[in-house]
Context: one part of a larger RNA
RNA sequence: CUGGGCGUAAAGGGUGCGUAGGUGGCUCUGUGUGUCGGAUGUGAAAGCCCGUGGCUCAACUGCGGAACGGCAUCCGAAACUAUGGGGCUAGAGUGCAGGAUGGGAGAGCGGAAUUCUAGGUGUAGCGGUGAAAUGCGUUGAUAUCUAGAAGAACACCGGUGGCGAAGGCGGCUCUCUGGAAUGUUACUGACACUGAGGCACGAAAGCUGGGGGAGCAAACAGGAUUAGAUACCCUGGUAGUCCCAGCCGUAAACGUUGCGCACUUGGUGUGGGGGGAAUUGACCCCCCCCGUGCCGUAGCUAACGCGUUAAGUGCGCCGCCUGGGGAGUACGGCCGCAAGGCUAAAACUC
Numbered sequence: 001c002u003g004g005g006c007g008u009a010a011a012g013g014g015u016g017c018g019u020a021g022g023u024g025g026c027u028c029u030g031u032g033u034g035u036c037g038g039a040u041g042u043g044a045a046a047g048c049c050c051g052u053g054g055c056u057c058a059a060c061u062g063c064g065g066a067a068c069g070g071c072a073u074c075c076g077a078a079a080c081u082a083u084g085g086g087g088c089u090a091g092a093g094u095g096c097a098g099g100a101u102g103g104g105a106g107a108g109c110g111g112a113a114u115u116c117u118a119g120g121u122g123u124a125g126c127g128g129u130g131a132a133a134u135g136c137g138u139u140g141a142u143a144u145c146u147a148g149a150a151g152a153a154c155a156c157c158g159g160u161g162g163c164g165a166a167g168g169c170g171g172c173u174c175u176c177u178g179g180a181a182u183g184u185u186a187c188u189g190a191c192a193c194u195g196a197g198g199c200a201c202g203a204a205a206g207c208u209g210g211g212g213g214a215g216c217a218a219a220c221a222g223g224a225u226u227a228g229a230u231a232c233c234c235u236g237g238u239a240g241u242c243c244c245a246g247c248c249g250u251a252a253a254c255g256u257u258g259c260g261c262a263c264u265u266g267g268u269g270u271g272g273g274g275g276g277a278a279u280u281g282a283c284c285c286c287c288c289c290c291g292u293g294c295c296g297u298a299g300c301u302a303a304c305g306c307g308u309u310a311a312g313u314g315c316g317c318c319g320c321c322u323g324g325g326g327a328g329u330a331c332g333g334c335c336g337c338a339a340g341g342c343u344a345a346a347a348c349u350c
Base pairs, nucleotide, nucleotide: 004321005320006319007304008303012318014201015200016199017198021194022193023192025088026087027086028085029084030083031082034080035077036076037075038074039073040072041071042070049065050064051063052062053061054060091191092188093187094186095184096183097182103177104176105175106174107173108172109171110154114150115149116148117147118146119145120144121143125136126135162169163168206247207246208245209244210243211242215241216240220236221235222234223233258317259316260315261314262313263312266295267294268293269292270291271290272289273288274287275286276285299306300305323350324349325348332343333342334341335340
């Protein structure tokens, strides 16, 4: 160097944008970088290999040949590759049309519930559990009615339904804003795919400063349980959970399945758009595209299973794996306020 892999055995980067690089549609033409052919020169000798000879054989050795995988120069070929020029529209993008959407940001509004406050009614219990107790209550609780305050979350609709690159997103209205699908085929004319570094985003918890604090609730306190109970159960309860600004950068960040393109029998649901036939019309029915599920053919797979949303068949590019422990640790470096994160060994041991 070649050769094997990554759903569950070790192994897909948390996700996107994108730099370098790698790879790249159809066609005409020039050049001749790679590529291919020929010639010449060189590739020391020895060695290796083949033929043949000399020591009685062999080792050893003489002679001849081949080879020396390579390089340089010249001549030639032009399919592919590269590059220059011209053209094309099937890739990609733009425009236009009517729809769908918990995609993002800001502002405003609403009702139910909860707790608290004030008042009315009312009286001895309430609460809680397996059973209790701690706790609350005659300074009038629980229950019930009225009024008010506060914060947080939005029942039903709600759906293996929708949207988003992922994290994630759900009351209603308005404003700003992103993306995708369908239809049209008007425009550009390969503008593409991937993407080492880089940049951005990134649940929860945690951190800094300021606000807020109803409910819930690490820590903590008490009551139980128990041999014990630093728990599970109960009564309380502080950080936190919420908002603004700034950090952190992790996760079973999971479909444990990187992205793009092409190809390969089907059946059945569902969401969005379009077309057809029919109809008074909306449905129903048939067809196309995109998404999202289930079941299965071939094939694949160690099996489980996957199966046009591939884990099938191929191509392009990136990331990653190489026995278990030591260890995602030490040291060093970079980042962070810290917590810690990223990168990442070895001795030793089985």